[in-house]
RNA sequence: UGAAAGCGCAUCUAGGGUUCCGUACAGUCGCCUAUGCGUCUGUAGUCUGGACCAAGUGAUGCGGGCCUUCCGUGGGGGAGGCUACACCGUAGAGGGAUAAAAGCCCCGGCGGA
Numbered sequence: 001u002g003a004a005a006g007c008g009c010a011u012c013u014a015g016g017g018u019u020c021c022g023u024a025c026a027g028u029c030g031c032c033u034a035u036g037c038g039u040c041u042g043u044a045g046u047c048u049g050g051a052c053c054a055a056g057u058g059a060u061g062c063g064g065g066c067c068u069u070c071c072g073u074g075g076g077g078g079a080g081g082c083u084a085c086a087c088c089g090u091a092g093a094g095g096g097a098u099a100a101a102a103g104c105c106c107c108g109g110c111g112g113a
Stems, first nucleotide, its partner, number of pairs: 007063006015053002020050002022047001023044005029038003064083008085108001087112004094106003
């Protein structure tokens, strides 16, 4: 400075990878003789995890929007209803962000129905 209305936000789930934590293995050094413990380094997400990201067409909730009606001098408040549909192909696609990836974003793209 400031919304939007095939709206927004929050909490989750399917799913996702590996910066950080943890774990496993290997190695250096130290403690010290217990085949152990600790520090540091490297590798591994084809490591269950912590934490993190996460659906337009998944879930729940809150807010917003539109319509009708009632109350009030007015500002405004109460009640009710609606907030639909979302299939196929392109595509096991391409590009982007983050450490990295994804049903995240480009994208309810584009074409068809």
Record summary: The prediction has a mean pLDDT of 85. Predicted 3D model of a 113-nucleotide RNA (Guanidine-I riboswitch aptamer) from an uncultured Clostridia bacterium.